[in-house]
RNA sequence: AUUCUGGAGAAGUCCACAGGUAUGUGGGUGCCGAAGGUGUAAAACGCAUAUGCGUCAAUCUCUCAGGCGAAAGGACAGAAU
Numbered sequence: 001a002u003u004c005u006g007g008a009g010a011a012g013u014c015c016a017c018a019g020g021u022a023u024g025u026g027g028g029u030g031c032c033g034a035a036g037g038u039g040u041a042a043a044a045c046g047c048a049u050a051u052g053c054g055u056c057a058a059u060c061u062c063u064c065a066g067g068c069g070a071a072a073g074g075a076c077a078g079a080a081u
Base pairs, nucleotide, nucleotide: 001081002080003079004078005077006076011029013028014027015026016025017024018023030068031067032066036064037062039060044055045054046053047052
């Protein structure tokens, strides 16, 4: 890296239109964090010789994006190649 398996959270909300139904589209309000993205530590390294500056993580953080029936997606984990 690929394949298989497992894999959480949050309104099946309000209004309008469409539709036989399931539901879809647009506009609100309320929420979720585990695609991605933002911000962030010590040590270490580099510069400097100053109590300094720079680089650097996440399941933390922000919710930009995404998501809030099913489906899809899904960090991460296990197995195989």
The RNA shown here (Glycine riboswitch aptamer) has 81 nucleotides and comes from uncultured Coprococcus sp. Rfam family: Glycine riboswitch aptamer. Its family is annotated with glycine biosynthetic process in the Gene Ontology. Its mean pLDDT, the model's own confidence on a scale to 100, is 79.